[in-house]
Context: one part of a larger RNA
RNA sequence: GAGUAGCGAAAGUAAAGUGAGAAUCUUUACCGUCGAAAGCCUAAGGAUUCCUGGGGAAGGUUCGUCCGCCCAGGGUAAGUCGGGACCUAAGCCGAGGCUGAGAAGCGUAGGCGAUGGACAACAGGUUGAAAAUCCUGUACUACCGCCACUCGUAUGAGAGAAGUGGGGACGCAGGGGGAUAAGUUAAGCGGGCAGCUGGAAGAGCCCGUCCAAGGGAGAUAGAAAGUCUGGCAGGCAAAACCGCCGGAUGGUUCGAAGGCCUGAAGGGGAGGGAAAAAGAAGUACCGAAGUAACUGAAUCCGCACUGACGAGAAAAGCCGCUAUCGAGAGUGGAGGUACCCGUACCGCAAACCGACACAGGUAGGUGAGGAGAGAAUCCUAAGACGAGC
Numbered sequence: 001g002a003g004u005a006g007c008g009a010a011a012g013u014a015a016a017g018u019g020a021g022a023a024u025c026u027u028u029a030c031c032g033u034c035g036a037a038a039g040c041c042u043a044a045g046g047a048u049u050c051c052u053g054g055g056g057a058a059g060g061u062u063c064g065u066c067c068g069c070c071c072a073g074g075g076u077a078a079g080u081c082g083g084g085a086c087c088u089a090a091g092c093c094g095a096g097g098c099u100g101a102g103a104a105g106c107g108u109a110g111g112c113g114a115u116g117g118a119c120a121a122c123a124g125g126u127u128g129a130a131a132a133u134c135c136u137g138u139a140c141u142a143c144c145g146c147c148a149c150u151c152g153u154a155u156g157a158g159a160g161a162a163g164u165g166g167g168g169a170c171g172c173a174g175g176g177g178g179a180u181a182a183g184u185u186a187a188g189c190g191g192g193c194a195g196c197u198g199g200a201a202g203a204g205c206c207c208g209u210c211c212a213a214g215g216g217a218g219a220u221a222g223a224a225a226g227u228c229u230g231g232c233a234g235g236c237a238a239a240a241c242c243g244c245c246g247g248a249u250g251g252u253u254c255g256a257a258g259g260c261c262u263g264a265a266g267g268g269g270a271g272g273g274a275a276a277a278a279g280a281a282g283u284a285c286c287g288a289a290g291u292a293a294c295u296g297a298a299u300c301c302g303c304a305c306u307g308a309c310g311a312g313a314a315a316a317g318c319c320g321c322u323a324u325c326g327a328g329a330g331u332g333g334a335g336g337u338a339c340c341c342g343u344a345c346c347g348c349a350a351a352c353c354g355a356c357a358c359a360g361g362u363a364g365g366u367g368a369g370g371a372g373a374g375a376a377u378c379c380u381a382a383g384a385c386g387a388g389c
Base pairs, nucleotide, nucleotide: 012030013029014028015027016026017025031386032385033384034383039366040365041364045346046345049344050074051073052072053071054070055069059067060066079140080139081342082341083340084339086117087116091112092111093110097106098105099104121138122137123136124135125134141338142337143336144335146333147332148331149330150329151328158325159324163321164320165319166318172307173306174305177301178300179299182295183294184293185292186291188209189208190207191206192205193204210267211266214262215261216260222254223253226249227248228247229246230245231244232243234242235241271286272285309312352361353360368380369379370378371377
């Protein structure tokens, strides 16, 4: 320079409280903002910012009794969620090997590597802070021994490859069908209310009208094969499996999503609602109804069908086959065992990337009502906020 520029898009008001001190902290009431978001879940990233108690130097563009700040204590619980003890893709590493003066480069076998495949848990409750992890109830997966029954021990049950076959196994666009989620309405059902005005006990007003995995039985839509048998030179050996060439049979085979019963004599539920106290209340506890019709998905059946060309992963788990092994195996019941890592919190943001509590950027899921073609737009619900002068 200069007490100058600026104080970073934005609505607060009042009362009460706390306190040395209050426009700024807390509570209540009213008002306002968002509502395909400025709500909710989650990936990345961050790394304690989470919760409780205390504090006010500095940070906070003012203030501050407050805070994502400072101090202290606490908080993240898993067979089933995500990852590993399974599989492979691009890519990477790479025994031998090839190349190179060397450093090193490439690469076979092999391995690593998810953004993909495979794989067993749901509902409710609970904390100041965690929950498909704790608790309650009901399940499922793998393995272990025990008991009962059945089958088998050479007339051989059964197991079984790193081999072999099947399968896994796939793109895009389009339209139709079935169903559910969700929503709406109700002279249905349940609970409550009935008032300061002329009327109103009525077709009044307000609120609520649910529930999973798992287990069981049984359909339909649909798909287009199925079963038996003769032969064989293919599937690097073998095969009863697959394949190929024949024959016979023939509504024989496969089969949803959803609905139904159960789970549930349970949970949850509007509402009602204590006692006690030094501290702990809408707490403990009790608990009604739960139907019908309509609308209706971008979700499921299911890439099932149709279409065109750009012709749309791999491997393992899984199911067969034999080579081979072979004395135990199967079913049921009641039990037992189940490792490592993550799990708090933010997550369109004051906690991530932008030097900042920065008008920028940030993958996915969910996303209600009225009007509307609509996720546009306006107003609202649940919920969240009123932007740090």
A computed fold for a 389-nucleotide part of an RNA from an Acetivibrionales bacterium, annotated as large-subunit ribosomal RNA, domain III. The coordinates come from a structure-prediction model, not an experiment, and the mean pLDDT is 81.